Predicted 3D model of a 1430-nucleotide RNA (small-subunit ribosomal RNA) from a metagenome. The coordinates come from a structure-prediction model, not an experiment, and the mean pLDDT is 80.
[in-house]
RNA sequence: AGAGUUUGAUCCUGGCUCAGGUCGAACGCUGGCGGCAUGUCUAAGGCAUGCAAGUUGAACGAUCCACCUUUCUUCGGAAAGAAUGGAUAGUGGCAAACGGGAGAGUAACGCAUUGGUAACCUACCUUGUACUCGUGAACAACCCAUGGAAACGUGGGCUAAUACACGAUACUGAUGGGGGGACGCAAGUCAUUCCCAUUGAAAGAUUUUUCGGUACGAGAAGGGCCUAUGUUCUAUCAGCUUGUUGGUGAGGUAAAAGCUCACCAAGGCUACGACGGAUACCGGGCGUGAGAGCGUGACCCGGCUCACUGGGACUGAGACACUGCCCAGACUCCUACGGGAGGCUGCAGUCGAGAAUCUUCCGCAAUGCACGAAAGUGUGACGGAGCGAUGCCGCGUGUCAGAAGAAGGCCUUCGGGUUGUAAAUGACUGUUCUGAGGGAAAAAUUUGUGAUUGUACCUCAGCAGAAAGGGGUUGCUAACUCUGUGCCAGCAGCAGCGGUAAUACAGAGACCCCGAGCGUUGACCGGAUUUAUUGGGCGUAAGCGUGCGUAGGUGGUUUCGUAAGUCAUUUGUUAAAUCUUCAGGCUCAACCUGGAGGCUGCAGGUGAUACUGCGAGACUAGAGGACGGGAGAGGCUAGUGGAAUGUCUGGUGUAGGGGUCAAAUCCGUUAAGAUCAGAUAGAACACCAAAUGCGAAGGCAACUAGCUAGAACGAUCCUGACACUGUUGCACGAAAGCGUGGGUAGCGAAUGGGAUUAGAUACCCCAGUAGUCCACGCCGUAAACGAUGAGUGCUAGGUAUUGAGAGUAUCGACCCUCUCAGUGCCGUUGAACCAAGCUAACGCGUUAAGCACUCCGCCUGGGGAGUACGGCCGCAAGGCUAAAACUCAAAGGAAUAGACGGGGACCUGCACAAGCGGUGGAACAUGCGGUUUAAUUCGAUAGUACGCGAGAAACCUCACCUGGGCUCAACUACUGGCUGCAAGCUCUAGAGAUAGAGUCGCCUUCGAGGGUGCCAGAUAGGUGCUGCAUGGUCGUCGUCAGCUCGUGCCGUGAGGUGUACCCUUAAGGGGGGUAACGAGCGCAACCCCUGUCCUGCGUUAUACUUUCGCAGGAGACUGCCCUCGCAAGGGGGAGGAAGGAGGGGAUGACGUCAGAUCAGCAUGGCCCUUACGUCCAGGGCAACACGCAUGUUACAAUGGUCGGUACAACGGGAAGCCAAACCGCGAGGUGGAGCAAAUCCCUUAAAACCGAUCUCAGUUCGGAUUGGAGUCUGAAAUUCGACUCCAUGAAGUUGGAAUCGCUAGUAAAGGCGGAUCAGCACGCCGCCUUGAAUACGUUCUCAGGUCUUGUACUCACCGCCCGUCACGUCAAGAGAGUUGGGGGUGCCCGAACGUCGUUGUAGAACGGCGGAAGGCAAAUCCAGCGAUAG
Repeated sequence: AGAGUUUGAUCCUGGCUCAGGUCGAACGCUGGCGGCAUGUCUAAGGCAUGCAAGUUGAACGAUCCACCUUUCUUCGGAAAGAAUGGAUAGUGGCAAACGGGAGAGUAACGCAUUGGUAACCUACCUUGUACUCGUGAACAACCCAUGGAAACGUGGGCUAAUACACGAUACUGAUGGGGGGACGCAAGUCAUUCCCAUUGAAAGAUUUUUCGGUACGAGAAGGGCCUAUGUUCUAUCAGCUUGUUGGUGAGGUAAAAGCUCACCAAGGCUACGACGGAUACCGGGCGUGAGAGCGUGACCCGGCUCACUGGGACUGAGACACUGCCCAGACUCCUACGGGAGGCUGCAGUCGAGAAUCUUCCGCAAUGCACGAAAGUGUGACGGAGCGAUGCCGCGUGUCAGAAGAAGGCCUUCGGGUUGUAAAUGACUGUUCUGAGGGAAAAAUUUGUGAUUGUACCUCAGCAGAAAGGGGUUGCUAACUCUGUGCCAGCAGCAGCGGUAAUACAGAGACCCCGAGCGUUGACCGGAUUUAUUGGGCGUAAGCGUGCGUAGGUGGUUUCGUAAGUCAUUUGUUAAAUCUUCAGGCUCAACCUGGAGGCUGCAGGUGAUACUGCGAGACUAGAGGACGGGAGAGGCUAGUGGAAUGUCUGGUGUAGGGGUCAAAUCCGUUAAGAUCAGAUAGAACACCAAAUGCGAAGGCAACUAGCUAGAACGAUCCUGACACUGUUGCACGAAAGCGUGGGUAGCGAAUGGGAUUAGAUACCCCAGUAGUCCACGCCGUAAACGAUGAGUGCUAGGUAUUGAGAGUAUCGACCCUCUCAGUGCCGUUGAACCAAGCUAACGCGUUAAGCACUCCGCCUGGGGAGUACGGCCGCAAGGCUAAAACUCAAAGGAAUAGACGGGGACCUGCACAAGCGGUGGAACAUGCGGUUUAAUUCGAUAGUACGCGAGAAACCUCACCUGGGCUCAACUACUGGCUGCAAGCUCUAGAGAUAGAGUCGCCUUCGAGGGUGCCAGAUAGGUGCUGCAUGGUCGUCGUCAGCUCGUGCCGUGAGGUGUACCCUUAAGGGGGGUAACGAGCGCAACCCCUGUCCUGCGUUAUACUUUCGCAGGAGACUGCCCUCGCAAGGGGGAGGAAGGAGGGGAUGACGUCAGAUCAGCAUGGCCCUUACGUCCAGGGCAACACGCAUGUUACAAUGGUCGGUACAACGGGAAGCCAAACCGCGAGGUGGAGCAAAUCCCUUAAAACCGAUCUCAGUUCGGAUUGGAGUCUGAAAUUCGACUCCAUGAAGUUGGAAUCGCUAGUAAAGGCGGAUCAGCACGCCGCCUUGAAUACGUUCUCAGGUCUUGUACUCACCGCCCGUCACGUCAAGAGAGUUGGGGGUGCCCGAACGUCGUUGUAGAACGGCGGAAGGCAAAUCCAGCGAUAG
């Protein structure tokens, strides 16, 4: 110090999250020691038990005990006395108001800081002055009697005091009155002085010295009261207040004061937030932070408040009193039922609550406090110990050596790597631990005194022995592999991970971090400049719709004064602790002690005067006024005008009109529409008109008049800062809407009808109400926008226009040039301009979104929501103000590259069009789907599957099914052991595989070496799965013209440029131009075939200027001519076999489709191993209501049949092609010549041509189907081959919607060959023969390319995404009501107590007023629950 997360990528905005520190913590796992701290944050809930405030006999009387003496004695003891020591209830004194606890209340003079008190008090302590003389009456204790269960009393009697009372004396005491001095206008204040009157004291004890007592001062310390400033949230709390604000008088207090009362006045507080509500003890400090801040108020210190709840007084120096009193209430306990007792928020402890917080310990030794003359006593304050890893700090769990790098674990490419010097093993040490011995300081003080404690510490001995875990390992964030799991189980702080190869789940190993701890949860600060004073913004989150203007804030030039702000310096204070620093003490540290600094604050004194303020004066540049002539749809009122439209009247006239893409509803023979004339009504103002003008905005448009507002300009004059902004407020404010009354031509929500449509509550058409118009009154909102608040100043320009001036010129501002002031524009098409600066970019740019100042308004993630509730306004509609729960990790801005568009421009293609022939209808063939089946093996599925893999399924193929067999195996390679032994042949069984029997039967260098078989072991095998783990190959866009790179340049960046533009081309091919210049993969060319010619060679051909084959060459380049063009190039022509790429092929850029293939091959992983392997027989892949695709044959006369006659090319041939000849109707057979092939064979090409016949029909078309008889191949032809002959002779008469191919030697038609192959071709791959038609053109369809535009798409339009509905859930609000609480008001009752009064000798009694709690009543506020609707 930052990081992750919005996107395909980028920049910005913006939220969410993380890394750090901390804690009175809790929880999970784990746990060796010590020191120092710390420990009910919740129920201010209830409490058993013990203790927490006593002391004093040197204030007092008394009692008791011990001891002594004397007397008596029943020898037990009793009585008396005086001295001593001790104990004790009571009277008296002092303390108990401190110390200790808690934070309920309190938003306040409560606290903090600073001052005041001349408006006050102070026991004990210190100090000063003076005094301490007399007298008296009681009450406890005690005794007697007596009540009560108890608590506790009642009556009578005796008695002491430092208890109580009276008298004397008394100052500078108190109270009252009077006089003088200083200051002051006075009120009064000060120094404190003088006089008079009245009045107030005392206590003794001890025994030799002190302690007391009284009065009046002073000090110290402590308190009371007052003042200024500071001190949480809420305005969805805006008005509050009657002792309230002030005065006079009285009362009251230690003391000022409405503190209280009577009377008088009507004040006092408040947007600088009163009053109300909520929350909360405050500060020093503590946590965090660079700081400013933010959060917090445990422990320690100071203050306040409270003591079961509420009220009250008493005593006292001090209380309205934690362990005192009285009363009331709630609760608990005792009770004899009559009545009593109590208050842990003291220390322990207990119950309860809770995530959660300790011992019913030791001691007064120390420090302190109370009392005492003192000894001393008391002290749960305190000093200590105990419990808890709650925190901080320190130490340890060993150290050194030790490689066969052991074993084991894990991983592995099987070689090894890692755990790892780690262990084992050897040597050493003893911190800690255990045992033993010694043993402090803390004691201040001469003696005595230690709870802690036999503690710290020291010495000796003993054993490596008793002592390591937690979290993490995808990124942020240090640390990675294997196995299991398979969107399951689970993880997760955020992003996210998991759907069969998970470094993210779980386990293991390894590693990382910290370490007696480690993680999690909660909370706070930080990061977050994400509330921005330091230190943010508002064109797109954020400028009020606009103005006027109050308070407030801010304010021109200059002089003098002042010194409030400001600045400097000084003084006081800012408690201690904490903090910083320097030293010191515990072995170190934490911790503790001392010194210094600091604590940013407040107050006082002195000084400065630039700036601000304040007071006084002056000025004119801001502002305003006067005068003048102009501009304008500025506003209001009244009047006037013409065009158009509608209606009415009359005339002419007749069948249509109107409307639409097309129609219909509608109007019209009762005369429409059209046309002419006239009348009437309401609304709006064509042209002018424009980047125009005016206005604060909304807005304003015929003409005239009246009234009226503002702005600009000109030359002078006047005032003299009068200014700017503007919370609350007031006013204006489009359209729609509302109220009342008018008006209503046209238009026209709603509504009706007609169409359109799947529907059409729409768009279109015919009608049409409110409204639109006027008057008056409301409403108060708009994308009320420049999405840009107002004002002032500064910072290049260009241009249009208004007004004015000057110059020149002129009859003349008519033009021209210049200047000044103002208004407006720099925008779109074409050209030019748009500096600087700012901005995330877009853009803004003297009309700023630039540079600055002043004032106001507003914003703080998205949704919920501009919504709910409350309040205000409104007749209503609604407006203004304005949340939260819940939910998401984004939402968003600008720009970039793509993709897409029923956006645009240009271009191309058998893409359309123009043509020719097909498919779709029939039968059959083949493939697929579906169905069926034991199996009908598998794959391919829009284009880019479907005569595809398969270029040959009868067996085999074969992967499928049924059945029968084998298990190291049919095959490969290896190790060890055994082996005269396999194979072949014959026979038997069997469907065969196989099994059995017989026969036969090794080589050799003699080394048991090789072969064969058997056994054992690692292994084989798999057409099993995953093409979404892969290689390779292929399809497709597409033979489309594209796809990129280097350097440079532009941009914050993604990226752009280059590759855009113009011309041209088949082409990103070329030319021009250009912040680009070059280059690469593609294009083209190089390669092959073909078309012409030449040369050479050649056999097997013989076509005879050689054909053919092979090899090499020539030829074509827009080269020539004309023309267009800058050029590239285009058009035409000549020559030529061929002309502008001559024709065809091979050749397929970056990439796309997770396209296809694990079944061609290869291959990771997974799976099977007497089977998912392998062998065999048979079956199946060939099934068949049906659908689709690709083909063949046809439907006939451009034809069929018969006869005759002609012309090819590419190819193939030895387990082969097969001639002649003969046989058969034929398929074929016999036959065997020739040929490893330019020689022989396949091999007669067929359409064509010539002739005959058929004559338009289901035919002499068509040939399916079926029957019979055969041929060939092959172990085998049934399932299931091809062909021949005879017979049979189905559908079909040119095919709906739709759709395919083809631009020339092409389509169409005709036959021929080959691969595969024993056999099987309507398929496929080739070959030749015959041989067309058409293309105007690019509007449309499809596909593609380039540029541009919009985008909320990027899985990219087969995208994204909105609303209703259905079902369920949640939150907030509503909700008939209901429950609880808070604060007040009125009335009733009224305790203790206070006060007043009456009675009374006293004690006391009664009454009035006030008064807590309680009760009644009506309101108010805040919560909880609530069916239900939603």